[in-house]
Context: one part of a larger RNA
Molecule: small-subunit ribosomal RNA, 5' domain
Organism: uncultured bacterium
RNA sequence: GAUGAACGCUAGCGGCAGGCUUAAUACAUGCAAGUCGUGGGGCAGCGCAGGUAGCAAUACUGGGCGGCGACCGGCAAGCGGGUGCGGAACACGUACACAACCUUCCUAUAAGUGGGGAAUAGCCCAGAGAAAUUUGGAUUAAUACCCCGUAACAUAACGAUGUGGCAUCACAUUGUUAUUAUAGCUUCGGCGCUUAUUGAUGGGUGUGCGGCUGAUUAGAUAGUUGGCGGGGUAACGGCCCACCAAGUCUACGAUCAGUAGCUGAUGUGAGAGCAUGAUCAGCCACACGGGCACUGAGACACGGGCCCGACUCCUACGGGAGGCAGCAGUAAGGAAUAUUGGUCAAUGGACGCAAGUCUGAACCAGCCAUGCCGCGUGAAGGAUUAAGGUCCUCUGGAUUGUAAACUUCUUUUAUCUGGGACGAAAAAAGGGCAUUCUUGCUCACUUGACGGUACCAGAUGAAUAAGCACCGGCUAACUCCGUGCCAGCAGCCGCGGUAAUACGGAGGGUGCAAGCGUUAUCC
Numbered sequence: 001g002a003u004g005a006a007c008g009c010u011a012g013c014g015g016c017a018g019g020c021u022u023a024a025u026a027c028a029u030g031c032a033a034g035u036c037g038u039g040g041g042g043c044a045g046c047g048c049a050g051g052u053a054g055c056a057a058u059a060c061u062g063g064g065c066g067g068c069g070a071c072c073g074g075c076a077a078g079c080g081g082g083u084g085c086g087g088a089a090c091a092c093g094u095a096c097a098c099a100a101c102c103u104u105c106c107u108a109u110a111a112g113u114g115g116g117g118a119a120u121a122g123c124c125c126a127g128a129g130a131a132a133u134u135u136g137g138a139u140u141a142a143u144a145c146c147c148c149g150u151a152a153c154a155u156a157a158c159g160a161u162g163u164g165g166c167a168u169c170a171c172a173u174u175g176u177u178a179u180u181a182u183a184g185c186u187u188c189g190g191c192g193c194u195u196a197u198u199g200a201u202g203g204g205u206g207u208g209c210g211g212c213u214g215a216u217u218a219g220a221u222a223g224u225u226g227g228c229g230g231g232g233u234a235a236c237g238g239c240c241c242a243c244c245a246a247g248u249c250u251a252c253g254a255u256c257a258g259u260a261g262c263u264g265a266u267g268u269g270a271g272a273g274c275a276u277g278a279u280c281a282g283c284c285a286c287a288c289g290g291g292c293a294c295u296g297a298g299a300c301a302c303g304g305g306c307c308c309g310a311c312u313c314c315u316a317c318g319g320g321a322g323g324c325a326g327c328a329g330u331a332a333g334g335a336a337u338a339u340u341g342g343u344c345a346a347u348g349g350a351c352g353c354a355a356g357u358c359u360g361a362a363c364c365a366g367c368c369a370u371g372c373c374g375c376g377u378g379a380a381g382g383a384u385u386a387a388g389g390u391c392c393u394c395u396g397g398a399u400u401g402u403a404a405a406c407u408u409c410u411u412u413u414a415u416c417u418g419g420g421a422c423g424a425a426a427a428a429a430g431g432g433c434a435u436u437c438u439u440g441c442u443c444a445c446u447u448g449a450c451g452g453u454a455c456c457a458g459a460u461g462a463a464u465a466a467g468c469a470c471c472g473g474c475u476a477a478c479u480c481c482g483u484g485c486c487a488g489c490a491g492c493c494g495c496g497g498u499a500a501u502a503c504g505g506a507g508g509g510u511g512c513a514a515g516c517g518u519u520a521u522c523c
Base pairs, nucleotide, nucleotide: 001522002521003520005519006518007517008516009515012375013374014373015372016371017370018368019367020333025331026330027329029328030327031326034075035074036073039072040071042068043067046066047065048064050061051060052059053058082286083285084284092210093209094208095207096206097205098204101203102202106199108197109196110195111194112193113192114148115147116146117145124137125136126135127134128133154179155178156177157176158175159174160173161172162171163170164169184191185190212258213257214256219249220248221247224246225245226244227243229241230240231239261283262282263281264280265276266275267274268273288309289308290307291306292305311322312321313320314319339365341364342363343362347361348359349358350357351356378409379408380407381406388400389399390398391397392396414460415459416458417457418456419455423450430443431442432441433440434439467512468511469510470509471508472493473492474491478507479506480505481504482503488495489494
């Protein structure tokens, strides 16, 4: 000098930041991932038109309409958010490479969108079970599923010609044969679907170099090292397997053990360096402990599935349910770390043609002097240098001290009153103009959680606001009293045994100041 700090004393305000460093301990409760009816069958609930009865109130009915619980289907749920267990490793950083790879949505281009079929959920009926859930029958739809037809620049096989490289080879122009596709909806404006190529984005893989400790760890290794052939993968590879060979790493530290998420950065320092890796950003790993795959463009998937285990809960004892290292919150641990808050107004995300819905992401508010920065606690004048306190060489002086009183002034702040934002740009629907015909410009309209907040104006009145540590030397700041090697102090030297500037109190002083000291840690 610094801190994600804690403790003691103290405390007026604002702005901006930060806030479980310990038990990756266990979790009550609520919320955190849905959306689409312009894919579908439908109609449980809500509302309406209509119908029936009634003079009326009203009752019954009512998929015809708005819409929509549950259901089928599509997309999303692999993002966003959390944590730092593991891992000394191509995990990370950096630089290359892939002639060994994938990529939903998006962009651009080209071609296509023909015909048919069988089911199933839901609804209905009948059951089983305490529940979770589940069985059978009948019936029904689709952008769900299947078949046929067509098709190539796609894929595969066999050829031909040429160009290039980096070894395996790659690419271009072609020839023959074979294989492979689709889905509709519409308010007719559009929105989709299938195939192929291109770009973009996001990933996957390989390699050089770099960054911890220990030799009181010296040898380690049989899928081990390489080859041939296969399997597997989006793809290379002992990644896996059969066979063959005997290799491979190591004193430039293998192996083993310990510790640790890595980086941009942060702290310090003149720098070199040393230490750290909270917040913010990038990457990685993990989601009660362990394993496994399914779906999918993408996961071996925090709020998906299966199995084993530990734990907790429900039970009719037969059997079931669960996973806060999401946001709040609880218990425990601890020196120690916050509200079971508001809003989708903005930014961003998912779905949707859109309106919109969802969003504990985000934006805000609450708590905490935890930090940084700023402001204030008044200003000017004022000497009987008052009283009181303290000290002394004590009829008197010194000091507290221009300090106070008193006079004049100001009103930041405080309290009250009145006004009152920026953040909002729009999108949508409507009007007008232009237009390559699906966009652009423009007009008016609408939208703010924060918040009646910030800010502005006025009124009142010095009014509402100072502490903490230290004073032997280092180190700025001294006297008196008490105590008497006691009580005590102390960072180091050291102080205290009767004149203690070092202990305790007082007066005075010094330093910082809404803080000041102490402790811990780093430079």